[in-house]
RNA sequence: GCCCCGGUAGCUCAAUAGGAUAGAGCAAAGCACUCCUAACGCUUAGGUUGACAGUUCGAGUCCCUCCCGGGGCACCA
Numbered sequence: 001g002c003c004c005c006g007g008u009a010g011c012u013c014a015a016u017a018g019g020a021u022a023g024a025g026c027a028a029a030g031c032a033c034u035c036c037u038a039a040c041g042c043u044u045a046g047g048u049u050g051a052c053a054g055u056u057c058g059a060g061u062c063c064c065u066c067c068c069g070g071g072g073c074a075c076c077a
Base pairs, nucleotide, nucleotide: 001073002072003071004070005069006068007067010026011025012024013023019057028044029043030042031041050066051065054062
C1' cells in the first nucleotide's frame, strides 16, 4: 500500500427484509428485606448507534469520504 471483518449504555452483546418510543444481561443509584452486611426482590437513570456528508416518507441497517481496532496479502532496496 491492497483486501476482509468489526465499532451500538461503564462492560459483554442484540435489534428479521430499512419501519414507529434502539433493547437484554452484568455493573451503577435508590427502595424494600435483615439486628447488620451479602444474596434474592422492586424501581430508576444511563445512548449525538465512531465522525462528516448523502439517498429515502423513514437509516443502527444502504451509499461516499475519513478515524479507530483485529485479521490476511504484498513490499522490505

Description: The RNA shown here (transfer RNA) has 77 nucleotides and comes from an Anaerolineaceae bacterium. The sequence was found in a public genome assembly. Lineage of the source: Bacteria > Chloroflexota > Anaerolineae > Anaerolineales > Anaerolineaceae. The coordinates come from a structure-prediction model, not an experiment, and the mean pLDDT is 81. Its Rfam family is "tRNA". It is annotated as a transfer RNA.